[in-house]
Context: one part of a larger RNA
Parts: sequence; structure tokens; C1' cells
RNA sequence: ACGAACGUUGGCGGCGUGGAUUAGGCAUGCAAGUCGAGCGGAAAGGCCCCGCAAGGGGUACUCGAGCGGCGUAAGGGGUAGUAACACGUAGGUAACCUGCCUCGGGGACCGGGAUAGCCGGGGGAAACCUCGAAUAAUACCGGGCGACAUCUCUGGGACGCCUGUCCUGGGGAUCAAAGGGUGUGAUUCCGCCCCGAGAGGGGCCUGCGUCCUAUCAGCUAGUUGGUAGGGUGACGGCCUACCAAGGCUUUGACGGGUAGGGGGCGUGAGAGCGCGACCCCCACCACUGGGACUGAGACACUGCCCAGACUCCUACGGGAGGCUGCAGUCGAGAAUCUUCGGCAAUGGGCGCAAGCCUGACCGAGCGACGCCGCGUGUGGGAUGAAGGCCUUCGGGUUGUAAACCACUGUCAGGGGGACUGAAAUCCUUCGGGGCUAUCCCCGUUGGUUGACAGGACUCCAGAGGAAGCACGGGCUAAGUUCGUGCCAGCAGCCGCGGUAAGACGAACCGUGCGAACGUUGUUC
Repeated sequence: ACGAACGUUGGCGGCGUGGAUUAGGCAUGCAAGUCGAGCGGAAAGGCCCCGCAAGGGGUACUCGAGCGGCGUAAGGGGUAGUAACACGUAGGUAACCUGCCUCGGGGACCGGGAUAGCCGGGGGAAACCUCGAAUAAUACCGGGCGACAUCUCUGGGACGCCUGUCCUGGGGAUCAAAGGGUGUGAUUCCGCCCCGAGAGGGGCCUGCGUCCUAUCAGCUAGUUGGUAGGGUGACGGCCUACCAAGGCUUUGACGGGUAGGGGGCGUGAGAGCGCGACCCCCACCACUGGGACUGAGACACUGCCCAGACUCCUACGGGAGGCUGCAGUCGAGAAUCUUCGGCAAUGGGCGCAAGCCUGACCGAGCGACGCCGCGUGUGGGAUGAAGGCCUUCGGGUUGUAAACCACUGUCAGGGGGACUGAAAUCCUUCGGGGCUAUCCCCGUUGGUUGACAGGACUCCAGAGGAAGCACGGGCUAAGUUCGUGCCAGCAGCCGCGGUAAGACGAACCGUGCGAACGUUGUUC
């Protein structure tokens, strides 16, 4: 010093922190949705109409399911694997990609066929599947125009890092879109398509650094290089065919063991040594192994497929599942918490917005687990009371300690109770600006929003509710009596105990620390 544990003890608060072992198995709930201002619509509620009722019709305030869009690749968890361009640092990419966002430039013509939902029928215990008919779109498809974009042919110029890059001309070829939504009204608001640039994010490559082991000394056939091709966003044995025989290694290859790396943390005068919890960055993993699909992005924690182990449902035909998310449970363990509240704030997704979702987050709860602060009273008080212990029996000591007197009011208890975390968004009044505008910006009037939490603060009463633990032979601060008799026991080391034990046990007294004190483990 610690993510500690154990023993005894335990008043309050603040800030932190808490499954280190079985990356063992998991009941239950929640943890990713949103958009009706993309679409056809109407399961439920509201409203309107008919009806005594049952029920029926309408509307689109609203909206289940469906199609479609965006998100679900973030955020959250874990450290199993990995000794590696994984990480750190410094660079390269003339070998690359990038949805949403910002800036600049340009554009959106004409058509078509489906399909879910819905309706009708069938199968199944269920999961779910299937047939028929019909329908919409910002879903899908065809054609047209078509550029500074891409490819190619060709001329000139500048430059570089070998392949080449950039600038500027001419010819050819190829490729786009939803004129959708809101609205009385759209060039103007929200969207759609292409190009260029940016920001942020990523891919790939390289120099250097990065544990132990030689009782591991040789390793290697896609191996090392080349040619041609394939593949990728992109270089490359990344992959394939052919050719050559190379490549690495005592400056430790290959093998074995261990391990996520860093910022940092602990210690130390420093050098160094040890570590990598919490927080931040990077990597990797998601029941185990493998695989691709979609997509700007995944080989995808709460997507898909296959195989395996395990668990569950079943009408035995067949199905379902994956807490290393937040809580919680069992197991193993010396050992690690609530099946809490809220979206008020910050942030994220979707949406024009209102808003919805958010176990991210903000808070509360539990644990002396850690650090820090506060309290358990303060002043006076000697016939030095009683009791205890010791005694040379005179006394000494506990000890101003108590009693008693006078005060104080922290914390806990009871009552009251602001400010602030809240400013935005949105609605509203008025005014100004942006040529135009349904849009944006600025100012302004009034209104709306707090889980925490009655927390801060204040008032009331009253010494009341709040002290222990270890040690006392030396190291090492602090000793006497009794008991025991190499017994019982102590012990970190030296060592104590066999009849007067300052070392065992008890008592009294003392010493140290104090809501803690000791012990154990580990590091310096």
C1' cells in the first nucleotide's frame, strides 16, 4: 500500500468503491426502437350517425398488425483467447473506403409489372406453413436525357517515390433520381439523385519498443521469390496454375509456459522493482466450433444458417432457448450488493415537431470495503467517598476519575421548510432581420417541466441514545499479585513453562491506537 478476507467491537455523515474463484448453469422482469408529414389501410379506444339492445356505418383525433425508411455495427458487459503490427510510439498509403453532418456546383423526363396487409379456403397440439383472388408506396423494374464523374484513344504542360501523380484540351463509351410529403399556396420548408471539397470515423503497410524457458537447436512446401491470372474498397502467396530453390536461426528461429496492451497505480531519495481493480484509449470475445447474408459499416452480445453439448415444451409428428446487459438465483469459494426510483439533468436512436424509447445515465438502497470529517460532552469539584488491586499494614493506587454544582447543544430524535441543479423544447403576445417563404435567426410578454427530496437551512426539547481493540521479557511504549508446575499453554525472531513465571491463564494497573483495533495474505 490493497477491489481484500477473518476475529472482537461498532454512533453519524460526505466522497469513492464492491463477483478477483466456475469465460460454471440460469427461473422471472426489464435492457432498441421509432416514423401516420413514405404507403395501402382500421384490430382497439375517442367522436358522429342508425338502433330499445345486440350490432352496423362513417371519420382519421388516434392507431394494432403489415409494406417501406432510419436505427439495431453505437451505447452496455467481460478478459477466455492472443507473445501478435495485438498494443505503444513515429511515419507511409503515388494501394484505399466512409451512412448521418457541413460547404460548393448541377439535376429529378416518360412508363411498367408485382407483393404483404385485408378477403376466401386448407394443414398443424404448437412453432408456424400453404393455396386462391385483389391492392399501395419515398418498395421494385424498364426506357430517355446525361456531366467537371468512371473507362478508353489522343495532344500539351508541371512534378515525383519504381510501378506513376496532378493540371489543361479534343474524340468515343458507361451510369442517376421520389417532383414524394406538409400546406389554401412550395424555386423557397422537410426529403430524392449525381459530382467536388471538408470534418469526423475506419482499412492496409512500415521503423523501433514489448515476459520466462536452451533440461526446446535446428525450423519451413504456399514454404521464399518470380511470371500469368483470380479476388478485394485496396497492396500483397490473400488464392490458383506454372517456373526457380529459396526463406528464418545462438543479436535465440522453432517449440513449451505464462499473459490482453497502454494512459497509469503501489513503493522508493532516486535508479529501480511490482502491478494493470475503479476511470480513459486500443484490441479481442458473446453457449462451443464453423459459415456467409444484409448493409456506408458486421462475419454481427439480446440477426440468420449448419454442427455439437446442455436445458425446456410437446398431442411424440415436431418445436423453443443462450444474463461475459441491469437486478436476481443456484453452485463452487475465505469472499463481493437491491429482482429499487426516474427519464428531472447529460448523452444516444427515430421523428418537421409534439413526443416515444433508453437497467446508457442520473439518483436512492445494502456492506467500517477504503479515505476524510464529526460526535460520544464542557467548566468547577478532595472528608482524595465507596468498591477493586497492592501493601513493609503505616499506607499507596485506581483518581478530578465518580458523586455533586453550573453550563453547552454538534450528531441522532420531533416540527417547519426556501434557493438551486431548469435551461431549453413547445404554446402564446409584441417587435426586428433574412429580396420571396408554410422556413430560419434575434429580442420580448405570459405559461409548461424535479427521480433525488422535505436533502440544504431553521426551530424545539434534553447529558440524555453513542468505546472499543491489541499489547505490557528483549527487539518495542507499558508491571505487579494470584493460579499453574516442561502440564495447560505462548511464540514474528531470540526464546518462555520442570513450585516464588514481569514471557502461560486471570485480576488490577499501565502503554498504544481509537469507530475502530488486531491477525492472515500479497507488493515495494